[in-house]
RNA sequence: GUGCCUGUAGUUCAAUGGAUAGAAUUGUGGAUUCCGGUUCCACCGAUUAGGGUUCGACUCCCUACAGGCAUA
Numbered sequence: 001g002u003g004c005c006u007g008u009a010g011u012u013c014a015a016u017g018g019a020u021a022g023a024a025u026u027g028u029g030g031a032u033u034c035c036g037g038u039u040c041c042a043c044c045g046a047u048u049a050g051g052g053u054u055c056g057a058c059u060c061c062c063u064a065c066a067g068g069c070a071u072a
Base pairs, nucleotide, nucleotide: 001071002070003069004068005067006066007065010025011024012023013022018055027043028042029041030040031039048064049063050062051061052060
């Protein structure tokens, strides 16, 4: 350079083109405890960027960016 794949909370993963994008874990606060751990409850936190298709896009298409694999 060319071809292919991937991009969603701090992290690991969900989400038939239609519900308020959901869960685990981390973090914060509270309950429990003499203190801590465990356990329970609540809260915070995300669709890589731009454009297109569509009544409606995390999802389909194009471009860019980032990462990975293959190839000489």
This is a predicted structure of a 72-nucleotide RNA (transfer RNA) from an uncultured Bacteroidales bacterium. Its Rfam family is "tRNA". Rfam links the family to the GO term triplet codon-amino acid adaptor activity. Rfam classes the family as a transfer RNA. The prediction has a mean pLDDT of 81.